[in-house]
Context: one part of a larger RNA
Molecule: small-subunit ribosomal RNA, central domain
Organism: Desulfosudis oleivorans Hxd3
RNA sequence: UUGGGCGUAAAGGGCGCGCAGGCGGCCUGGUAAGUCAGAUGUGAAAGCCCGGGGCUCAACCCCGGAAGUACAUUUGAAACUAUCAGGCUUGAGUAUGGGAGAGGGAAGUGGAAUUCCUGGUGUAGCGGUGAAAUGCGUAGAUAUCAGGAGGAACACCGGUGGCGAAGGCGACUUCCUGGACCAAUACUGACGCUGAGGCGCGAAGGCGUGGGUAGCAAACAGGAUUAGAUACCCUGGUAGUCCACGCAGUAAACGUUGAUCACUAGGUGUAGCGGGUCUUUACCCCUGCUGUGCCGAAGCUAACGCAUUAAGUGAUCCGCCUGGGGAGUACGAUCGCAAGGUUAAAACUC
Numbered sequence: 001u002u003g004g005g006c007g008u009a010a011a012g013g014g015c016g017c018g019c020a021g022g023c024g025g026c027c028u029g030g031u032a033a034g035u036c037a038g039a040u041g042u043g044a045a046a047g048c049c050c051g052g053g054g055c056u057c058a059a060c061c062c063c064g065g066a067a068g069u070a071c072a073u074u075u076g077a078a079a080c081u082a083u084c085a086g087g088c089u090u091g092a093g094u095a096u097g098g099g100a101g102a103g104g105g106a107a108g109u110g111g112a113a114u115u116c117c118u119g120g121u122g123u124a125g126c127g128g129u130g131a132a133a134u135g136c137g138u139a140g141a142u143a144u145c146a147g148g149a150g151g152a153a154c155a156c157c158g159g160u161g162g163c164g165a166a167g168g169c170g171a172c173u174u175c176c177u178g179g180a181c182c183a184a185u186a187c188u189g190a191c192g193c194u195g196a197g198g199c200g201c202g203a204a205g206g207c208g209u210g211g212g213u214a215g216c217a218a219a220c221a222g223g224a225u226u227a228g229a230u231a232c233c234c235u236g237g238u239a240g241u242c243c244a245c246g247c248a249g250u251a252a253a254c255g256u257u258g259a260u261c262a263c264u265a266g267g268u269g270u271a272g273c274g275g276g277u278c279u280u281u282a283c284c285c286c287u288g289c290u291g292u293g294c295c296g297a298a299g300c301u302a303a304c305g306c307a308u309u310a311a312g313u314g315a316u317c318c319g320c321c322u323g324g325g326g327a328g329u330a331c332g333a334u335c336g337c338a339a340g341g342u343u344a345a346a347a348c349u350c
Stems, first nucleotide, its partner, number of pairs: 003322004007304002012318001014201004021194003025088007033081002035077008049065006091191001092188004096183003103177007110154001115149007125136002162169002206247006215241002220236004258317006266295011299306002323350003332343004
């Protein structure tokens, strides 16, 4: 390289939008670039193959023939690809009517709890642990009652429930706003799929500027434990956690399973919408679509397992892998305020 692969062995990009590119539904007609068939020319010699011959044979050499991917010209074919023209509605989309939802953004509001402050009652302990001690407390703590301040998070509902492309989203109200789903018609007429680069989004932690700080809590201090204890346990406690704006761009960013389309037994639960049936409508039962779980046939798999939400059977496009370590490192490049990110080797070694 031809290949073979990517749930767990190496391997799916964290996720989306999308330029180029690749691929692309049904019917009719034209063209003839690809494609296919014929003809002509070229395709040096040697070589390969076949027949014959020469060195005693062979290797080797000589003669003749055949073959020759392919190229050019030319004559045709028109199924497929392409292209041009016309048409279609099943792919895709738009309009109409519905209900569901922690989807996103902004503003406002609420109650429980912790902490602190003020006042009342009250007196000697409280707190903490395996046991203690540090700590707090007669300057009146802990407990309890009333009032106040402030920040953060939203108990129950809550559910292999819902929504979102992923990250993620959970008190209530209002405003702005995205997407999906269902039903029945109408319309557009292939407008589609994927997507290298590119652009955007992207948990926690981190960085910058300004604010905020109740609780929690890296660092740090003290008390214990211990042979030691730079820990686990305890008492404190600063960054941080929160808000605004900007940067950063990584995760076991996981379903460790890329996206899209088609096909291939069932059973059972659940969420949303609909149809039938039914006291004229609570239900039950039957049934359609969409989502989300469990169990399982065929098939697949090294096994585990997957199994209409495929890891089955096929198709298109993208990403990635090629023994372990060295190493996701060095160097270079590039991005970043920095921390660092991205891209990404080799020597050597087993």